[in-house]
RNA sequence: AAUUCAGGUAGAGGUUGCGCUACGAAUAAGUACUCUGUCGGAUGUCGCAGUGGCAGGUGAUGAUAGACGAAAGGUCAAAGCGCCGAAAGAAGGCCGGGACUGCCAUCGGCAUUCUUGGGUACGGGUCGAACAGGCUCGUAACUGUCAUCUAAUGUAGAUGGGGCGCUAUCGAUGGU
Numbered sequence: 001a002a003u004u005c006a007g008g009u010a011g012a013g014g015u016u017g018c019g020c021u022a023c024g025a026a027u028a029a030g031u032a033c034u035c036u037g038u039c040g041g042a043u044g045u046c047g048c049a050g051u052g053g054c055a056g057g058u059g060a061u062g063a064u065a066g067a068c069g070a071a072a073g074g075u076c077a078a079a080g081c082g083c084c085g086a087a088a089g090a091a092g093g094c095c096g097g098g099a100c101u102g103c104c105a106u107c108g109g110c111a112u113u114c115u116u117g118g119g120u121a122c123g124g125g126u127c128g129a130a131c132a133g134g135c136u137c138g139u140a141a142c143u144g145u146c147a148u149c150u151a152a153u154g155u156a157g158a159u160g161g162g163g164c165g166c167u168a169u170c171g172a173u174g175g176u
Stems, first nucleotide, its partner, number of pairs: 002176003007170005014084001017083005024076002034067006043055004047103005087116005093110004098104001117143002120140008145161007
């Protein structure tokens, strides 16, 4: 002096990259709840079991007719904000949880391990009121990136890989 390496810094993929949020709108739905009439006649409800409550012959569950009549989750268009393992999912674990105890339904949170470069289309499964949409698996082409090879001149093709990646840059110790 060059190179390599832990680590740091800054970036790229797309105009349908990812996520979050307020307002508004549609849907949910003329549904649920509530009330009234009729039929009917003893249960219903609080996640499950037990206990204990609440309602109930002054008529329960249910059915039917009518009146009144929502909301949440999810979605939409652009806007704003945060970003490029952005983020998403799976598994079990821990915590909260619900009238009490136990279980642990549903829900929420935390960390660990594993998977996925990205979106799209089609099909299967699942969640969902849904024909919307989400998640997951498979297939197909597209797209971005790296490696190798072939041509070529600043690009094209083929094969393959995966984000703990790729590009640029700084770079201690150590190695050459």
This is a predicted structure of a 176-nucleotide RNA (Lysine riboswitch aptamer) from Lachnospiraceae bacterium KHCPX20. Its Rfam family is "Lysine riboswitch aptamer". About the family: Riboswitches are metabolite binding domains within certain messenger RNAs that serve as precision sensors for their corresponding targets. The coordinates come from a structure-prediction model, not an experiment, and the mean pLDDT is 78.